[in-house]
RNA sequence: GGGCCCAUAGCUCAGCCUGGUAGAGCAGUAGACUUUUAAUCUAUUGGCCGUAGGUUCAAAUCCUACUGGGCUCA
Numbered sequence: 001g002g003g004c005c006c007a008u009a010g011c012u013c014a015g016c017c018u019g020g021u022a023g024a025g026c027a028g029u030a031g032a033c034u035u036u037u038a039a040u041c042u043a044u045u046g047g048c049c050g051u052a053g054g055u056u057c058a059a060a061u062c063c064u065a066c067u068g069g070g071c072u073c074a
Base pairs, nucleotide, nucleotide: 001073002072003071004070005069006068007067010026011025012024013023020057028044029043030042031041032040050066051065052064053063054062
């Protein structure tokens, strides 16, 4: 230098291919239960989807560039 993959909630990841209100588990908070703690159950908080543009009525999703990380070829 070329090619490919990844970036979404505090953490681990789905959702992208096929555009249409952003989800799960764990964690946090409140409550129930319990003599108390733990466990269990119920409810709930939390993300303008790495950054900047483009296309579109509408973009996490399609296109381009960039940033960071990883793999690979020379």

A computed fold for a 74-nucleotide RNA from a Myxococcales bacterium, annotated as transfer RNA.
It matches the Rfam family "tRNA". From the family's description: Transfer RNA (tRNA) molecules are approximately 80 nucleotides in length. The family's RNA type in Rfam is transfer RNA.
RNAcentral holds the sequence, with entries from ENA.
Model confidence (mean pLDDT): 83 of 100.
The organism belongs to Myxococcales, within Bacteria.